[in-house]
RNA sequence: CUGAACCUUCGGGGCAGGGUGGAAUUCCCUACCGGCGGUGACGGCGCCUGCAUGGCGCCGAAGCCCGCGACUCCCGCUGCCGCUUCGCGGCGGCGGGACUGACUUGGUGCGAGUCCAAGGCCGACGGUAUAGUCCGGAUGAGAGAAGGUCAAA
Numbered sequence: 001c002u003g004a005a006c007c008u009u010c011g012g013g014g015c016a017g018g019g020u021g022g023a024a025u026u027c028c029c030u031a032c033c034g035g036c037g038g039u040g041a042c043g044g045c046g047c048c049u050g051c052a053u054g055g056c057g058c059c060g061a062a063g064c065c066c067g068c069g070a071c072u073c074c075c076g077c078u079g080c081c082g083c084u085u086c087g088c089g090g091c092g093g094c095g096g097g098a099c100u101g102a103c104u105u106g107g108u109g110c111g112a113g114u115c116c117a118a119g120g121c122c123g124a125c126g127g128u129a130u131a132g133u134c135c136g137g138a139u140g141a142g143a144g145a146a147g148g149u150c151a152a153a
Base pairs, nucleotide, nucleotide: 002153005149006148007147008146009145010144017029018028019027031133032132033123034122035068036067037066038065042060043059044058045057046056047055048054063121064120072098073097074096075095076094077093078092079091080090081089082088083087103119104118105117106116107115125136126135127134
């Protein structure tokens, strides 16, 4: 230094204003928001080097490009409990699988789904006047991020 193991901490934002109505942060007009990793022709910094070109390195940079997570559903194993007991059901744990939204046009250019400009689109489940934004499962889970400990190669 690399990899493995373990521990700790962290790990999601948003209806302001107005309309209708008995009632809507749910409908209508308008407003607002964008998890994690990757990529990245942009930006910043540093170095090669005194300058320019160029190159290299680091950091930042996509809701709708590639993946992941959450939600929901299914299957297997398993613990506990219950029952009308060779099985069935409930609650939980572990593992696997399914499902999982949304972009165009113009510009620049050798080259753009990532740059610039414009217009557009998307957002689990339960509750409630129909919810991306309220309440709830959730003081949960989690993609992952940072730090630390120990031994061996």